[in-house]
RNA sequence: AAGUGCUCCGGGGUCAGUGAAAAUCUGUACCGGCGGUGAAAGUCCGCGAGCCGAGUUCGAAAGGGUUCGGUUGAGCUGGUGGAAUCCCAGCGCCGACGGUUAAAGUCCGGAUGAGAGGUAGCACGG
Numbered sequence: 001a002a003g004u005g006c007u008c009c010g011g012g013g014u015c016a017g018u019g020a021a022a023a024u025c026u027g028u029a030c031c032g033g034c035g036g037u038g039a040a041a042g043u044c045c046g047c048g049a050g051c052c053g054a055g056u057u058c059g060a061a062a063g064g065g066u067u068c069g070g071u072u073g074a075g076c077u078g079g080u081g082g083a084a085u086c087c088c089a090g091c092g093c094c095g096a097c098g099g100u101u102a103a104a105g106u107c108c109g110g111a112u113g114a115g116a117g118g119u120a121g122c123a124c125g126g
Stems, first nucleotide, its partner, number of pairs: 003124005008118001015027003029106002031095002033047004042093002050071009075091005097109003
């Protein structure tokens, strides 16, 4: 050095309206995981999370572990430049599942979970 184990690792509801009831509707406000890409990306190409299914395994069951497969949102116009759907300007758009006096990206819950990933941190390692 390779390798192994562990650790770390997601943000956001302001003000007002209607109403019996809304942080869920309407107006306004706010937020943007990781890698890549000639140049900095929620909206390009991928990954992760979520959801669905199958195999397998533990379990009396409920349910859990694990592997595989499926699914998985949204951008244009102009400018600068050698190069930008990444920067600047303008105007847009998108956001799992379950819950809730009323429909949720922002509240509550699974979750003190899982996790992409890094020249990251610690330990082992010759």
Description: The prediction has a mean pLDDT of 82. The RNA shown here (FMN riboswitch aptamer (RFN element)) has 126 nucleotides.